[in-house]
Model confidence (mean pLDDT): 84 of 100.
A computed fold for a 75-nucleotide RNA from a Polyangia bacterium, annotated as transfer RNA.
The RNAcentral record of the sequence draws on ENA.
Its Rfam family is "tRNA". Rfam classes the family as a transfer RNA. Rfam's curators write: Transfer RNA (tRNA) molecules are approximately 80 nucleotides in length.

RNA sequence: GGGCGUUUAACUCAGCGGUAGAGUGCAAUCCUCACACGGUUGAAGUCGCUGGUUCAAGUCCAGCAACGCCCACCA
Numbered sequence: 001g002g003g004c005g006u007u008u009a010a011c012u013c014a015g016c017g018g019u020a021g022a023g024u025g026c027a028a029u030c031c032u033c034a035c036a037c038g039g040u041u042g043a044a045g046u047c048g049c050u051g052g053u054u055c056a057a058g059u060c061c062a063g064c065a066a067c068g069c070c071c072a073c074c075a
Base pairs, nucleotide, nucleotide: 001071002070003069004068005067006066007065010024011023012022013021018055026042027041028040029039030038048064049063050062051061052060
């Protein structure tokens, strides 16, 4: 330098262009003498960034960034 992949909640990951979700974790509550386990409820997201297409973008397109893999170049 070229190609490909990934980027969504604190973590691990889902998500046909049409209301952003699950598990774990966290908080409250029930249970318990108490803790753990278990039940219930809840909070937590500029969907990596900037633009574009569209009535409508996490999803499609372009550029950029970070991380990973492969190839090439140099030595």